The part of an RNA shown here (large-subunit ribosomal RNA, domain IV) has 329 nucleotides and comes from Pedinellales sp. It is recorded under the gene name rnl. It matches the Rfam family "Bacterial large subunit ribosomal RNA".
Context: one part of a larger RNA
RNA sequence: CUUUAUUGAAGGAACUCGGCAAAUUAACUCCGUAACUUCGGAAUAAGGAGUAACGACUUUUGGGUAACCAAAAAUCGUUGUCACAAAAAUGGGGAAAGCAACUGUUUAAUAAAAACACAAGUCUCUGCUAAUUUGUAAAAAGAUGUAUAGGGACUGACACUUGCCCGGUGCUGUAAGGUAAACAUAUUGUUGUUUUGGCUUCAAUAAUAAACCCCAGUAAACGGCGGCUGUAACUCUGACAGUCCAAAGGUAGCGAAAUUCCUUGUCACUUAAGUAGUGACCCGCAUGAAUAGUGUAAUGACUUUCCCACUGUCUCCAAUAAAGUCUUA
Numbered sequence: 001c002u003u004u005a006u007u008g009a010a011g012g013a014a015c016u017c018g019g020c021a022a023a024u025u026a027a028c029u030c031c032g033u034a035a036c037u038u039c040g041g042a043a044u045a046a047g048g049a050g051u052a053a054c055g056a057c058u059u060u061u062g063g064g065u066a067a068c069c070a071a072a073a074a075u076c077g078u079u080g081u082c083a084c085a086a087a088a089a090u091g092g093g094g095a096a097a098g099c100a101a102c103u104g105u106u107u108a109a110u111a112a113a114a115a116c117a118c119a120a121g122u123c124u125c126u127g128c129u130a131a132u133u134u135g136u137a138a139a140a141a142g143a144u145g146u147a148u149a150g151g152g153a154c155u156g157a158c159a160c161u162u163g164c165c166c167g168g169u170g171c172u173g174u175a176a177g178g179u180a181a182a183c184a185u186a187u188u189g190u191u192g193u194u195u196u197g198g199c200u201u202c203a204a205u206a207a208u209a210a211a212c213c214c215c216a217g218u219a220a221a222c223g224g225c226g227g228c229u230g231u232a233a234c235u236c237u238g239a240c241a242g243u244c245c246a247a248a249g250g251u252a253g254c255g256a257a258a259u260u261c262c263u264u265g266u267c268a269c270u271u272a273a274g275u276a277g278u279g280a281c282c283c284g285c286a287u288g289a290a291u292a293g294u295g296u297a298a299u300g301a302c303u304u305u306c307c308c309a310c311u312g313u314c315u316c317c318a319a320u321a322a323a324g325u326c327u328u329a
Stems, first nucleotide, its partner, number of pairs: 001324008010315002014313001019310001027051005036041001038157001052079005058073006080084001092308007099300002104116002120155007132141003158295004163225003168222002170218004177213002185206005192199002226244005253287001254284001265281005
């Protein structure tokens, strides 16, 4: 010097990306316990008190015919220690915000999460020899099931909701109309052959499927949801008006957000000082409704901010123990 432990004056997060690590807390009995809430919880919330040994006395419970035995509890007294849950084991707590409802699952060996799943919601296909899937097939799964069933897709508890657009793409429907292939068939012409009949080559025409076009429906299907100009008796703003374009011009909500470039936006709170955090505002570069929107108790080895307690994280390092590295003998 390194590692693993133990201890530390005064201060107590000043350390650091960040309290990472360490410390604090801890058992049992009694008291006491807020907001919020889906009334179950939150809750061991928070915050307090007691705990040894001996003696006296009382009560309760169990066993026993009884004497009595065992256990628990209350009160009073005495004794000792710096310290009585005397060791070990054994929650630090609180206030907010984001995300995900929850328990669960996951990258065996750098990611445990806000990702996946989930109960629940919606759409869609499927009437049974079901749809769908595997297989060349036989056959099998679906299912020894039958629409309260099975397959596919999206959302993801619960509460309140889920606006407008079918022009494009997709899907569904559509006995009409338009358009569309080859084979085969028919007719006509034509080549070769043939006595005729016929057979044969090529061409044209006629008639002919789904699809496609056309028409209609459908957005919890894929998706989309505007410009410009003027206007109120200070100014500003623009309820209002005009005009262009579009299938329709973003509704309710939320909003510098896990989304805000400008940006450390502006105001307030928090600090002596706050690019952080919270609450508001709203020119949303580029929010927005099952690609779900907004809330939400409980839950979380999730992410962010603050407070109390606590501490060698730090000011600023020191000592001790045990191992090791190195140097010398």